Large-subunit ribosomal RNA, half B from a Patescibacteria group bacterium, 1215 nucleotides, folded computationally. The source organism's lineage runs through Bacteria and Bacteria candidate phyla. The prediction has a mean pLDDT of 82. Rfam family: Bacterial large subunit ribosomal RNA.

Context: one part of a larger RNA
RNA sequence: UCCUCAUUAAGGAACUAGGCAAAAAAGAGGUCGUAAGUUAGCAAUAAGACCUGCCCGUAGUCCGCAAGGAUUCACGGGCCGCAGCGAAAGUAUCCUUGGCGACUGUUUAACAAAAACACAAGUCCCUGCAUAACUCGUAAGAGGAAAUAUAGGGGCUGACGCCUGACCAGUGCUAGAAGGUUAAAGGUGGCGGUUUUUUUGGAGCAAUCCGGAAAAGCUGACUGCCCGAAGCCCUAGUGAACGUCGGCGGUAACUCUGACCGUCCUAAGGUAGCGUAACCCCUUGUCGUAUAAGAAACGACCUGCAUGAAAGGCGUAACGACUUGGGAACUGUCUCAAUGAGGAAACCGGUGAAAAUGCAAUGGGAGUGAAGAUGCUCUCUACCCGCGACGGGACGGAAAGACCCCAGGAGCUUUACUGUAGGUUCUCAUUGAAUUAUUUUUUUGGGUGCGUAGUAUAGUGGGGAGGCGUUGAUCCCUUGGUUCCGGCCAAGGGGGAGCCAACAGUGAAAUACCCAUCUCUCAGGAAAUUAAUUCUAACCUAUCGCAAGAUAGAAACAGUGAGUGCCGGGCAGUUUAAGUGGGGCGCUUGCCUCCUAAAAAGUAACGGAGGCGUUUAUUAAGGUCGGCUAGCUCCGGAUGGAAAUCGGAGCGUUAGUGCAAAGGCAAAAGCCGGCUUAACUGCAAGGCGGAAAAGCCGCGCAGUCACGAAAGUGGAACUUAGUGAACCGACCUCUUUUUAUAGAAAAGAGGAAGAUCAUCAGACAAAAGUUACCCUGGGGAUAACAGGCUAGUAGGGCCCGAAAGUCCACAUUGACGGCCCUGUUCGGCACCUCGAUGUCGGCUCAUCCUAUCCUGGAGCUGGAGAAGGCUCCAAGGGUUUGGCUGUUCGCCAAUUAAAAGGAUACGCGAGUUGGGUUCAGACCGUCGCAAGACAGGUCGGUCCUCUAUCUGUCGCGGGCGUUGAGUCUUGAGGGAAUUCACUCUUAGUACGAGAGGGCCAGAGUGAACCAACCUCUGGUGUACCAGUUGUCACGCCAGUGGCAUUGCUGGGUAGCUAAGUUGGGAAGGGAUAAAAGCUGAAAGCAUCUAAGCUUGAAACCCACCCCAAGAUUAGGACUCAUUAUUAGGCUCCCCGAAGAUGACGGGGUUGAUAGGCUGUAGGUGUAAGUCUGGUAACAGAUUCAGCCAAGCAGUACUAAUUAGCCAAAUCGUCU
Repeated sequence: UCCUCAUUAAGGAACUAGGCAAAAAAGAGGUCGUAAGUUAGCAAUAAGACCUGCCCGUAGUCCGCAAGGAUUCACGGGCCGCAGCGAAAGUAUCCUUGGCGACUGUUUAACAAAAACACAAGUCCCUGCAUAACUCGUAAGAGGAAAUAUAGGGGCUGACGCCUGACCAGUGCUAGAAGGUUAAAGGUGGCGGUUUUUUUGGAGCAAUCCGGAAAAGCUGACUGCCCGAAGCCCUAGUGAACGUCGGCGGUAACUCUGACCGUCCUAAGGUAGCGUAACCCCUUGUCGUAUAAGAAACGACCUGCAUGAAAGGCGUAACGACUUGGGAACUGUCUCAAUGAGGAAACCGGUGAAAAUGCAAUGGGAGUGAAGAUGCUCUCUACCCGCGACGGGACGGAAAGACCCCAGGAGCUUUACUGUAGGUUCUCAUUGAAUUAUUUUUUUGGGUGCGUAGUAUAGUGGGGAGGCGUUGAUCCCUUGGUUCCGGCCAAGGGGGAGCCAACAGUGAAAUACCCAUCUCUCAGGAAAUUAAUUCUAACCUAUCGCAAGAUAGAAACAGUGAGUGCCGGGCAGUUUAAGUGGGGCGCUUGCCUCCUAAAAAGUAACGGAGGCGUUUAUUAAGGUCGGCUAGCUCCGGAUGGAAAUCGGAGCGUUAGUGCAAAGGCAAAAGCCGGCUUAACUGCAAGGCGGAAAAGCCGCGCAGUCACGAAAGUGGAACUUAGUGAACCGACCUCUUUUUAUAGAAAAGAGGAAGAUCAUCAGACAAAAGUUACCCUGGGGAUAACAGGCUAGUAGGGCCCGAAAGUCCACAUUGACGGCCCUGUUCGGCACCUCGAUGUCGGCUCAUCCUAUCCUGGAGCUGGAGAAGGCUCCAAGGGUUUGGCUGUUCGCCAAUUAAAAGGAUACGCGAGUUGGGUUCAGACCGUCGCAAGACAGGUCGGUCCUCUAUCUGUCGCGGGCGUUGAGUCUUGAGGGAAUUCACUCUUAGUACGAGAGGGCCAGAGUGAACCAACCUCUGGUGUACCAGUUGUCACGCCAGUGGCAUUGCUGGGUAGCUAAGUUGGGAAGGGAUAAAAGCUGAAAGCAUCUAAGCUUGAAACCCACCCCAAGAUUAGGACUCAUUAUUAGGCUCCCCGAAGAUGACGGGGUUGAUAGGCUGUAGGUGUAAGUCUGGUAACAGAUUCAGCCAAGCAGUACUAAUUAGCCAAAUCGUCU
């Protein structure tokens, strides 16, 4: 010193983030007594008060014949103590007040027990059972359930009470099915290819060649149309589905406010309730209560950044190891610490690890340095070696930093991309029959066909001169169909003999009749499609059966298989750019022009400025030939103006150039006109440029053109931007290639089009997020802390002196500006550290600086005094306690001489705490579809090491040295200390109108601090005394002893202690600072200064106190010793108010050192025994007794016995 305990004066939460921890009161039984609130159960053992031992008596009950015994409560009387549930065990501290959650329960085994989960209850959705819905499984099958909607599954809310508003636009879900769109399959065409056949055009005498067409067959990942479901679009519904729930302006007779009005938008604009809240940024909102003081708390207000109604709103009794505030009681939590017990530590004996360890001969300061040095430079200090302590440093140990960044990975999410399980749709197969309807094709029969003209409703073509008619014509009536409304056709009836064509006429076409055929249509047949219904025999299910099978149900459905569309984070694989004065957010990414760019070229930055992603061919902005000159200012001139057009003068490119800038441009590259297309084809010497690939310029030749009389000029534009490699497929062209050949196809070659491939040298055809649940590899190549550099910002100083200050810049204040300093702020940089330099604040302990808050000394004052203001010197000492808050800070209360500012890794976590921040849980608001996020809030949340190697620091020793010792000293040097107030006197004096009120000097009393001590006051005092409970023992009584925290309780000697007592700072001297002076020149004056001299402060040096000769410069004095069983010392023994061990001090028989004994101080408080009194408990007497530790004194009774070891120079003497 630590751990675990015990006790504590006065105060009583002042401690602290917080009464954490501890404490004591309380507790048990009995008798009384008990509030608000309430779901009437509770709250409640609420709270609070009193009693409890022992003895005697009275009363009751039971057993017993009785004697007597057992037992219970109450009452009366008595006795003792400080204390009667006397110890131990057991057992809620209480009251009050918000929040949250109703409750009992559950949870992160090992940092979170909660407000989280669950819960009863509410509500929504699904599920009608043969195979429920749902879940697991490839399936068989299983759970659900041997259940059946009062059942089962899922979601949300979360007892109870009062309630639960608006919006269906978006998303989701449910329903619908008219329309649109839509797959495979199916149907039917087209196109292409090829084989065969036929036909045809051209050439050829012909064979044959070059082409075209048709038909049939085969064929193509080709293609049109028809048919074709769900889905989507669409139409509705739906919120206790996901969700959402406005803005602006004006308005009332003070003001304010705005019931009211207007307007815009919306799917609708937040209702009730609550509200600075677990939700409020501003914010410590404002007011109130409470407190001396209240950032907390509670009650209100409402301006709700960003409340709000089953992700429920608001209340709520009871409950809670939850969380907030207050109070009572209580205390060592604290003021402020003390003592004691046991253990650890320390010493002795035994045994005996670990982490760690580059090497070590391992000091301080200043500096340097990869920027914080034991190891470098300079300097100071330092004899050698241990032991006990402390923990400042060794960027101490431990863990290849968890924060940050980079790279990689993983978990999770989704309207990222791409898939996929599964669900669902249709088709086909398993898979059959019939009916009806539908659609298509085909066939048979019938009907139908109107421009105008023409008798009149002329389909087309052909034949045709006759045809039809008593087997009933013309005509009439009825009915049906059709219609161009004129008619036509058919059937039935009447009727009883003719009607039509030819001819003529009209017309493009001529009718009777016959044949063929077309359009539309009616009826029938056949084939196929689709739909519905029915059937039974596949298939399935049930029952029976050993089986075969039977019966019943259902049924071509279902199921299964194949194909197909849709849904599909349920699951999977991945992507989610880079630059970047860290990263993110922002911005940027290619090309052109200028500056930066340092007179060749080139040259960076998240340097400063701008542009481009084109334009121009009927007025070309191109070519050529010819011609011309802008613009501004002034003067003059009708409308006419600043500015139109006209004239003159001056300046001279300021104008113009399609578009930014630069460089150009007058024989113009600017402007106008004529003719035109060279805005050509094939090449290309030679160069520029670049890493290369790109990019750029171009003499000249050939061809063909334009303009010009010609020389010539012309392969776009005054120049420099106006853009995209490869792959890919499509297009045009081709004396190319491949496959035996033919055809065909494909490839290739040439040309040209398709890229905001704009992340523009272009990863794929195709891609977003989140991680605080995280992981790995790396980085001090890169952030957060600290250091370093810097000094914009900050802080401080100086200069100027406008303006205040009545006057007056400078008593005081000081604008606009200027110059510096510091390295305390916020920053910048990214230099050490990411194989770890622990972060805010508090506590503890500090050391330094001065730019001084107080105290000290001065000057000026707009200083009367007192109190102040400003400035100078000065760092010796000092610089408070509380309320709130995690706070530093700050505000407040009360003090004070004052409540200074900084540095020290924002000093100090191998010293402490852990309230804040900053892991994992959870809630609220906001953001996000979500996973999740938030320098927003809220509750909770493991701080490692019993052991320190070196250095450092505080102590204690050993060695050696210092001339062999003993005793006493000097003091080089070092340390400690250094404070301040109030009162009184001087003196109510100086001063002042008064009020007020001194300097100087003297005295006293204190505060805080420091030291020593224990007489006093107290604390402790587990070795003292007494009381007392329970129990055991000594045979019993009595008396004692043990155990129960020393059992508990009351006291207490020595020692140690503070809160107690005593003392301290002083006084004085020296030299100074600012300042004040003397004399005094330079400079005939003046001047405190230059020479000289005098004053002058808590600062400095002394002085007071302490250490100190390792002060290696090792000092001095005195005494002893010197060749000796010597001086002296040590071992050893008895001890100590000395002590970790060593050491130090006392003593060792010539002895009071310790123990014992005796006496005594002092403590306790009247022992035991006996006697007496009392029924007894008990009391009294003997007896201020008995007992007693460490105190004091005396006394050798006991023990310090005997003995051993070390030990010196010179001189002298002897050998």